The prediction has a mean pLDDT of 82.
A computed fold for an 84-nucleotide RNA from Siminovitchia fortis, annotated as transfer RNA.
It matches the Rfam family "tRNA". Rfam classes the family as a transfer RNA.

């Protein structure tokens, strides 16, 4: 250089044939249990606006096709492996 794969909330990971992004586990705050704690149980948890209803913006970066994109499609970055 060329080839191939990957990159998703705080972390690990999932999204099927393009149709409710963050499902499910970790962690985090709350409660309840305890004389206390650890366990175990019950909530809630992407971010910004907004009293609240509710809007708005997120999949490496930047386009781009599409009624609609993490998923196709350029081009770039970053890791990883493989090749003369």
């Nucleotide at each position: 250089g060329c080839c191939u794969g990957a990159g998703u909330g705080g972390u690990g990971g999932a999204a099927c044939u393009g149709g409710c992004a963050u499902a499910c586990a970790c962690g985090u705050u709350g409660g309840a249990c305890u004389c206390a704690a650890a366990a175990u149980c019950c909530a809630a948890u992407g971010c910004c606006c907004u009293c609240a209803c509710g809007g708005g913006c997120u999949u490496g970066u930047g386009g781009g096709u599409u009624c609609g994109a993490a998923u196709c499609c350029c081009a770039c970055c970053u890791c990883a492996g493989g090749u003369a």
Taxonomically the source falls in Siminovitchia (Bacteria, Bacillati, Bacillota, Bacilli). The same sequence occurs in records of 9 taxa.